The prediction has a mean pLDDT of 85. A computed fold for a 102-nucleotide RNA from a Sphingobacteriia bacterium, annotated as SAM riboswitch aptamer (S box leader). The organism belongs to Sphingobacteriia, within Bacteria. It was read from a public genome assembly, where an Rfam model found it.
[in-house]
RNA sequence: CGCUUAUCCAGAAAGGUGGAGGGAUUAGGCCCUGCGAAACCUUGGCAACCUGUGAUAUCACAAGGUGCCAAUUCCUACCCGUUAAAUCGGGAGAGAUAAGAU
Numbered sequence: 001c002g003c004u005u006a007u008c009c010a011g012a013a014a015g016g017u018g019g020a021g022g023g024a025u026u027a028g029g030c031c032c033u034g035c036g037a038a039a040c041c042u043u044g045g046c047a048a049c050c051u052g053u054g055a056u057a058u059c060a061c062a063a064g065g066u067g068c069c070a071a072u073u074c075c076u077a078c079c080c081g082u083u084a085a086a087u088c089g090g091g092a093g094a095g096a097u098a099a100g101a102u
Stems, first nucleotide, its partner, number of pairs: 003100006013043005021032003026077004044069003049065002051062004073094001078091004
């Protein structure tokens, strides 16, 4: 890298370095950004997949291993239904994260 399973409309930012991009990829849209992007560092926080403890059929607590801290995974793209309509709903695909198997 690929495979399996689960989850993805909730939640959570300050400082320093840096100096123009960023929101995975392609396209379109819409946003964020010199009132300082990405990246890195420090501190803080969120969550609870694995883990631990207690209870016990599903929960409580903790936070060691990960993960995350604009916008639903920012939205759309393919299919089905629906709509005056990219209007709305569902699914697929792609992606992210965790745990596991090979």